[in-house]
Order: sequence, then structure tokens, then C1' cells
RNA sequence: GCGGGCAUAACUCAGUGGUAGAGUGCGACCUUGCCAAGGUCGAAGUCGAGGGUUCGAAUCCCUUUGCCCGCU
Repeated sequence: GCGGGCAUAACUCAGUGGUAGAGUGCGACCUUGCCAAGGUCGAAGUCGAGGGUUCGAAUCCCUUUGCCCGCU
């Protein structure tokens, strides 16, 4: 230099054009004599960044940043 993969909640990951989700963790409450386990509810996201397409973009297109892999 060229090609490919990954980036979404604190963490691990789903979600391939139509209201952004799960598990773990966190907070409150319930249950228990206490702890642990369990249950209910809740908070937490500019979907790496900028632009484009579209009535509508996490998703499609272009550029770009970081990390990883391969080729030269």
C1' cells in the first nucleotide's frame, strides 16, 4: 500500500429499512429470623465519527477513526 472483520447500556452480545433489546451488573421493593438464592419494578444508549439515499437508517452507499486478521 491492498483486501476482510469488529465497534450497539458499566460488561458480554442480539437486532439486515418501520417505537433500540436480552443476559450479567446497578438501584428500590417483596420473600427469609439473618445471609445466600428467588421474585417484581426501575434507571442507564447522540447505535465509533461525518456526509449521502429514503416518507423513514443501528441496518443501504461514500468518507473517516480505533482495534484485529490476511496479502504484498
Transfer RNA from a Clostridiales bacterium, 72 nucleotides, folded computationally. Taxonomically the source falls in Eubacteriales (Bacteria, Bacillati, Bacillota, Clostridia). The coordinates come from a structure-prediction model, not an experiment, and the mean pLDDT is 83. Its Rfam family is "tRNA". Rfam's curators write: Transfer RNA (tRNA) molecules are approximately 80 nucleotides in length. Gene Ontology term of the family: triplet codon-amino acid adaptor activity.